[in-house]
Transfer RNA from a Bacillota bacterium, 76 nucleotides, folded computationally. The same sequence occurs in records of 2 taxa. Lineage of the source: Bacteria > Bacillati > Bacillota. The RNAcentral record of the sequence draws on ENA. It matches the Rfam family "tRNA". By type it is a transfer RNA. Its family is annotated with triplet codon-amino acid adaptor activity in the Gene Ontology. Its mean pLDDT, the model's own confidence on a scale to 100, is 81.
RNA sequence: GGGGGAGUAGCUCAGUUGGUAGAGCAAUUGCCUUGCACGCAAUAGGCCGGCGGUUCGAGUCCGCUCUCCUCCACCA
Numbered sequence: 001g002g003g004g005g006a007g008u009a010g011c012u013c014a015g016u017u018g019g020u021a022g023a024g025c026a027a028u029u030g031c032c033u034u035g036c037a038c039g040c041a042a043u044a045g046g047c048c049g050g051c052g053g054u055u056c057g058a059g060u061c062c063g064c065u066c067u068c069c070u071c072c073a074c075c076a
Stems, first nucleotide, its partner, number of pairs: 001072007010025004019056001027043005049065005
């Protein structure tokens, strides 16, 4: 330098044919308990790596770019 893959909640990951973003764990509150843990119920938490474009509408399509993984090539 070239090819491929990944980037979405604190963490691990879903997200179908483009139509207002979810799960598990974790956190908080309540119930339960003498208390803790377990269990049960509820709540909060992200504009989707960044910028731009297409579209009535973009996590999803297109371009550029950043980070990580991997393969190839080149140089020494």